c-di-GMP-I riboswitch aptamer, 76 nucleotides, folded computationally. Of the family's consensus pairs, 94% are formed in the model. The sequence was found by an Rfam model in a public genome assembly.
RNA sequence: UAUAAAGAUGGGCAAAACAGGAGAAAUCCUGUGACGCAAAGCUACAGGGCCUGUAAUAUGGCAGCCAGCUGCAAUU
Numbered sequence: 001u002a003u004a005a006a007g008a009u010g011g012g013c014a015a016a017a018c019a020g021g022a023g024a025a026a027u028c029c030u031g032u033g034a035c036g037c038a039a040a041g042c043u044a045c046a047g048g049g050c051c052u053g054u055a056a057u058a059u060g061g062c063a064g065c066c067a068g069c070u071g072c073a074a075u076u
Base pairs, nucleotide, nucleotide: 005076006075009073010072012037013036017032018031019030020029021028022027035064041069042068043067047066048065049062050061051060
């Protein structure tokens, strides 16, 4: 120096709930908050799945369900 693994020290993300806002809803945004996360980083017709909606069909959502792609420093 490179690769692989471990782990969670630094740093990072932020569930529920509450307040305000957007939306038909699912859900999302901001603030407080911290349940958890070693990819809880990115990707949503064009992989599967789930939610809302419809007589039926998502061109509406969910990446903190699986999946795909990418990936910091210190330590061992």